[in-house]
RNA sequence: GCUUCUCAAGGGCAAACCUGCCGUGAGGCAGGGGCGCAAAGUCAGGGGUCUCUACGAGACAGCCCGGCUGCCAGG
Numbered sequence: 001g002c003u004u005c006u007c008a009a010g011g012g013c014a015a016a017c018c019u020g021c022c023g024u025g026a027g028g029c030a031g032g033g034g035c036g037c038a039a040a041g042u043c044a045g046g047g048g049u050c051u052c053u054a055c056g057a058g059a060c061a062g063c064c065c066g067g068c069u070g071c072c073a074g075g
Stems, first nucleotide, its partner, number of pairs: 002075003012037002017032006035062001041068003045065003048060005
């Protein structure tokens, strides 16, 4: 450097739901919570689903593909 995620170590993230706030809304932020995750880090590039004041503008990265980045251990 590449690769794998079988066994470890240190850990990390945080579903549903509840509370508060923001938003027309999908949903987002914070706290609690813990279903799960080896990229459940990040990017809206492609597909998809969803929303609306709808011929346009948004949301979802924990739907799939893809890009970029990353800890430990083994080979």

Predicted 3D model of a 75-nucleotide RNA (c-di-GMP-I riboswitch aptamer) from an Actinomycetes bacterium. Of the family's consensus pairs, 94% are formed in the model. Model confidence (mean pLDDT): 84 of 100. It was read from a public genome assembly, where an Rfam model found it. Lineage of the source: Bacteria > Bacillati > Actinomycetota > Actinomycetes.